[in-house]
Predicted 3D model of a 533-nucleotide part of an RNA (large-subunit ribosomal RNA, domain I) from a metagenome. It matches the Rfam family "Bacterial large subunit ribosomal RNA". Rfam links the family to the GO terms ribosome and structural constituent of ribosome. The coordinates come from a structure-prediction model, not an experiment, and the mean pLDDT is 80.
Context: one part of a larger RNA
RNA sequence: GGCGUUUGGUGGAUGCCUUGGCAAUAAGAGGCGAUGAAGGACGUGAUACUCUGCGAUAAGCCAUGGGGAGCUGAGAAUAAGCUUUAAUCCAUGGAUCUCCGAAUGGGGAAACCCACUUGAAAUAAUCUUUAUUACGAGAUUUAUCUCAUUAUGAAGGUUAUUUAUAUCAAGUACUUUUUACCUGAAUACAUAGGGUUUAAAGAGCAAACCUAGGGAACUGAAACAUCUAAGUACCUAGAGGAAAGGAAAUCAACAGAUACUCCGCUAGUAGUGGCGAGCGAACGCGGACCAGCCAAGCCUUGAGUGUGAGCAGAAUCGGUUGGAAAACCGAGCAAUAUGGGUGACAGCCCCGUAUGCGAAGCAUGAUAGGAUGUAUUAAGUAGAACGGGACACGUGAAAUCUUGUUUGAAGAUCGGAGGACCACCUUCGAAGGCUAAGUACUACUUAUUGACCGAUAGCGAACCAGUACCGUGAGGGAAAGGUGAAAAGUACCCCGACAAGGGGAGUGAAACAGUUUCUGAAACCGGACGCCU
Numbered sequence: 001g002g003c004g005u006u007u008g009g010u011g012g013a014u015g016c017c018u019u020g021g022c023a024a025u026a027a028g029a030g031g032c033g034a035u036g037a038a039g040g041a042c043g044u045g046a047u048a049c050u051c052u053g054c055g056a057u058a059a060g061c062c063a064u065g066g067g068g069a070g071c072u073g074a075g076a077a078u079a080a081g082c083u084u085u086a087a088u089c090c091a092u093g094g095a096u097c098u099c100c101g102a103a104u105g106g107g108g109a110a111a112c113c114c115a116c117u118u119g120a121a122a123u124a125a126u127c128u129u130u131a132u133u134a135c136g137a138g139a140u141u142u143a144u145c146u147c148a149u150u151a152u153g154a155a156g157g158u159u160a161u162u163u164a165u166a167u168c169a170a171g172u173a174c175u176u177u178u179u180a181c182c183u184g185a186a187u188a189c190a191u192a193g194g195g196u197u198u199a200a201a202g203a204g205c206a207a208a209c210c211u212a213g214g215g216a217a218c219u220g221a222a223a224c225a226u227c228u229a230a231g232u233a234c235c236u237a238g239a240g241g242a243a244a245g246g247a248a249a250u251c252a253a254c255a256g257a258u259a260c261u262c263c264g265c266u267a268g269u270a271g272u273g274g275c276g277a278g279c280g281a282a283c284g285c286g287g288a289c290c291a292g293c294c295a296a297g298c299c300u301u302g303a304g305u306g307u308g309a310g311c312a313g314a315a316u317c318g319g320u321u322g323g324a325a326a327a328c329c330g331a332g333c334a335a336u337a338u339g340g341g342u343g344a345c346a347g348c349c350c351c352g353u354a355u356g357c358g359a360a361g362c363a364u365g366a367u368a369g370g371a372u373g374u375a376u377u378a379a380g381u382a383g384a385a386c387g388g389g390a391c392a393c394g395u396g397a398a399a400u401c402u403u404g405u406u407u408g409a410a411g412a413u414c415g416g417a418g419g420a421c422c423a424c425c426u427u428c429g430a431a432g433g434c435u436a437a438g439u440a441c442u443a444c445u446u447a448u449u450g451a452c453c454g455a456u457a458g459c460g461a462a463c464c465a466g467u468a469c470c471g472u473g474a475g476g477g478a479a480a481g482g483u484g485a486a487a488a489g490u491a492c493c494c495c496g497a498c499a500a501g502g503g504g505a506g507u508g509a510a511a512c513a514g515u516u517u518c519u520g521a522a523a524c525c526g527g528a529c530g531c532c533u
Stems, first nucleotide, its partner, number of pairs: 001532009015518001016482002020453002022450007029442002031205002039100003042055003046078001049075003061094006070082003105114003115172006122161004129154001131152002134149001136147004174202004180196004209240001210238005220227001224274001250257002261288005271279002292434003298370003304364004310357003316331005332348002339351003383407008393419001414429005469476002489517001492504004
């Protein structure tokens, strides 16, 4: 050095577990904000720090209801306290709520700086009211009562002063609408305008869904220009719990249908298309839902229903093994009872669950009563020309819708449409407006489920994670779970440096479960023994 057997170190795979995720289902809710939001800064404890809660009334204050023995949030103990005169805790309502932030008195490098106005607060004087003391006069049975003056004290009002370099409170942004007054042109009265003032609203944030205004390119066409991608991504504005749309100047075809929205067919059909790539209907049928109108709502009442802190809520013992019984054996009981926990696998040990009940607040709401309202026939319109856009339809035979420019009717004896256009026929009435349901979505709440994951998985994040760290910045973005049933977390002794680490001892079922802690694979590195060289 090699081989074999064995025993260790290192390392953290594997197995088992789950506090966390993922995806759904059913309900709810669908907003919060100048009464100052979302999000933060700084504080706040007997306590250094972090999280959570809270706001100078600061892990809290008040009230109502519940509840009934412990409590002072977590990491994490100690001290000092609270509590049957009902605490802690839970529900609901209220109070407080520093500073920044739409941030709104002005400024600003967010959590800071600087103001103005008014008031509060403090002092003195005067007047009034009440009480008391002293003195005088009158009435009267001592006592007591009445009047006047003086002094002291208290409270309220009025006036003035002081402090203003100090303290506290309220108000003071902009825009729109609005109240009242002053002023005031061209222009006589006026009006516009200007100024002061009253009141109200708006502003910002938030996941997707929705409507409107703008609007790409990569890509495909096997290149590329019309075309496609696509009215997509993205930007902007706005709204609601949904939004939008909506009661025919609609379709149809001689028979009729009857608002709108959504779904399944019709149908990859008719069409459209460098007739390429591609794009792509409607009529009609079957469903969901149904509602009509010119405010359908408004005010009061409040039968009931939901939510809801919570209340009641069945039934088991003995023996054996074991560290521990829920296991096994034996004998019972309960069942309208998922599930979780308890020292191994529990219907009957615990929490619960099924089931029954439940205050306030909030939501919804039957019924009854009251008040109010009830429009109108649409002109620079329809149509035309030119140029665009939308319609499945790329200018085409191109109807229909829309409109930048130029024009421009009729008036129900009228007008539009039925895919150029004309006639007949049919059908409808534009140029005003509103409208639930069926449909879309889920940041959020509650309950439930999974041939979903199980720590390199599942959210980036099971753990103090959008953290540490990186970047000037926009932005990027981790790793990291498991002792044990219970800390019972190794008193005491020894070696060592009053170390690290270890040996005894002790705890424990187990310490090769010792906090680098369950299991503990491999790579990699040793020891011992045997054989070979």